[in-house]
RNA sequence: GGGGACAUGGCUCAGUUGGUAGAGCGAUGCGUUCGCAACGCAUAGGCCAGGGGUUCGAAUCCCCUUGUCUCCA
Numbered sequence: 001g002g003g004g005a006c007a008u009g010g011c012u013c014a015g016u017u018g019g020u021a022g023a024g025c026g027a028u029g030c031g032u033u034c035g036c037a038a039c040g041c042a043u044a045g046g047c048c049a050g051g052g053g054u055u056c057g058a059a060u061c062c063c064c065u066u067g068u069c070u071c072c073a
Stems, first nucleotide, its partner, number of pairs: 001072007010025004019056001027043005049065005
């Protein structure tokens, strides 16, 4: 220098040809317990790496940028 993959709640990940985002773990509260753990119930927490475009509508399609990993030279 060139090619490819990835970037989504604190962490690990999902999201079926575009229709306004979920799970597990974790956190908090309540119940249970003498108390803790475990278990049950509930709640909060992300507008999807950043910007632009297409569209009635974008995490999803297109372009640019940033970062990480990887292959080639």